Predicted 3D model of a 72-nucleotide RNA (transfer RNA) from Paramicrosporidium saccamoebae. Taxonomically the source falls in Paramicrosporidium (Eukaryota, Opisthokonta, Fungi, Rozellomycota). Rfam family: tRNA. By type it is a transfer RNA. RNAcentral holds the sequence, with entries from Rfam.
[in-house]
RNA sequence: GGCUCUUUGGCUUAGCGGUAAAGCGUCGCUCUCGUAAAGCGAAGAUCCAGGGUUCGAUUCCCUGAAGGGCCU
Numbered sequence: 001g002g003c004u005c006u007u008u009g010g011c012u013u014a015g016c017g018g019u020a021a022a023g024c025g026u027c028g029c030u031c032u033c034g035u036a037a038a039g040c041g042a043a044g045a046u047c048c049a050g051g052g053u054u055c056g057a058u059u060c061c062c063u064g065a066a067g068g069g070c071c072u
Base pairs, nucleotide, nucleotide: 001071002070003069004068005067006066007065010024011023012022013021018055026042027041028040029039030038048064049063050062051061052060
């Protein structure tokens, strides 16, 4: 220098055009002598950034950024 993959709550992932889901974690309540476990509930993501396409973009296109892999 070229090609390619990934980027989504604190963490690990889902989602493939119609205002984002789950597990773990966190917080509250129930239970317990108390803790853990269990049950119930809640908060928490401008979906890496900026443009474009579209009635509508996390999703498609372009350019960047960060990280991984391959080639030279």